[in-house]
Background: Transfer RNA from Candidatus Uhrbacteria bacterium RIFCSPHIGHO2_01_FULL_63_20, 76 nucleotides, folded computationally. Rfam family: tRNA. It is annotated as a transfer RNA. RNAcentral holds the sequence, with entries from ENA.
RNA sequence: GCAUCGGUAGCUCAGUUGGUAGAGCAGGGGACUCUUAAUCCCUUGGUCGUGGGUUCGAGUCCCACCCGAUGCACCA
Numbered sequence: 001g002c003a004u005c006g007g008u009a010g011c012u013c014a015g016u017u018g019g020u021a022g023a024g025c026a027g028g029g030g031a032c033u034c035u036u037a038a039u040c041c042c043u044u045g046g047u048c049g050u051g052g053g054u055u056c057g058a059g060u061c062c063c064a065c066c067c068g069a070u071g072c073a074c075c076a
Base pairs, nucleotide, nucleotide: 001072002071003070004069005068006067007066010025011024012023013022019056027043028042029041030040031039049065050064051063052062053061
């Protein structure tokens, strides 16, 4: 440099055919308990990598760019 895949909550990840952004863990509160742990209930938290475009409507489609992984190429 080329190709493919990925970037969504603090972390790990879903999100199908474009139609109100979700789960688990973590955090906060509560129940239980002599206390802690475990278990159970409730709950906070999002510029969906960045910037544009298409559309009535974009996490999803298109373009450019940034970051990461893998493969290939280069390596005098």